Overview: The RNA shown here (c-di-GMP-I riboswitch aptamer) has 84 nucleotides and comes from a Nitrospirota bacterium. It matches the Rfam family "c-di-GMP-I riboswitch aptamer". About the family: GEMM was predicted in a large-scale screen for bacterial structured RNA regulatory elements. Its family is annotated with cyclic-di-GMP binding in the Gene Ontology. Model confidence (mean pLDDT): 87 of 100. Lineage of the source: Bacteria > Pseudomonadati > Nitrospirota.
[in-house]
RNA sequence: CGCCGAUAAGGGCAAAACCCGAGUAAUCGGGUGACGCAGAGCUACCUGUCCAGCAGAUCACCGUUGGAUAGAGGGGCCGCCGAA
Numbered sequence: 001c002g003c004c005g006a007u008a009a010g011g012g013c014a015a016a017a018c019c020c021g022a023g024u025a026a027u028c029g030g031g032u033g034a035c036g037c038a039g040a041g042c043u044a045c046c047u048g049u050c051c052a053g054c055a056g057a058u059c060a061c062c063g064u065u066g067g068a069u070a071g072a073g074g075g076g077c078c079g080c081c082g083a084a
Base pairs, nucleotide, nucleotide: 004082005081012037013036017032018031019030020029021028022027035071041077042076043075045074046073047072048069049068050067051066052065053064054063056061
């Protein structure tokens, strides 16, 4: 340095649920709260999933435009610690 990842140290993040707020919605922000996480840090580039509009089709979907999701997977960027 790379792989790797501990019942290590110091720290970090925060699922569900509930409350307040934003949004047509998916979902998001704040608070309480911890299911978990070694990238659960950042990024919608690819795939997936979800929502809305429109078109086709007519019950099963499909195309397109816009949006959401980074705690679904991959890629990119940056990064803490060091037992085996």